[in-house]
RNA sequence: UGACCAUCCAGAGCAGCCGAGAGACCUGGCUCGACGACGCUGCAGCAACCCCCCGCGACCUCACGCGGGAGAGGGUGCUCAUGCCAGGACCGAUGGAGA
Numbered sequence: 001u002g003a004c005c006a007u008c009c010a011g012a013g014c015a016g017c018c019g020a021g022a023g024a025c026c027u028g029g030c031u032c033g034a035c036g037a038c039g040c041u042g043c044a045g046c047a048a049c050c051c052c053c054c055g056c057g058a059c060c061u062c063a064c065g066c067g068g069g070a071g072a073g074g075g076u077g078c079u080c081a082u083g084c085c086a087g088g089a090c091c092g093a094u095g096g097a098g099a
Stems, first nucleotide, its partner, number of pairs: 001099001004096005013043005021032003025088005044079003049075003052069006083091001
C1' cells in the first nucleotide's frame, strides 16, 4: 500500500505545554472552544481485538475452527455527544490474519 474478516447506540479524565479553531471529507443541522477547545506529552482509567486459560471438533503432536472465561501481566486501541445527527461517496476508524 491494496484485497479479506470482525466491530463501531455500553464503558472510561486529570495535569503540563501550545494558542484558534475543532468534531475525517462534501451539504445541512447540532455540539465543544480564550472559564483555553483541537493537538502533543505524562500519569491514570476503560474495554476485551490479539497474546493467555478452559471445553468441543479435528488431529500423532503443534497449528487450525467454534464456544466460553479472566483482567495479574504483555501488544494494540479507546477515554464530550451513536463514527454527534441526516443525506452523499472508490466512505472512515480500530483490531486480526495474511501478501

Predicted 3D model of a 99-nucleotide RNA (SAM riboswitch aptamer (S box leader)) from Miniimonas arenae. The model forms 86% of the base pairs in the Rfam consensus. The prediction has a mean pLDDT of 81.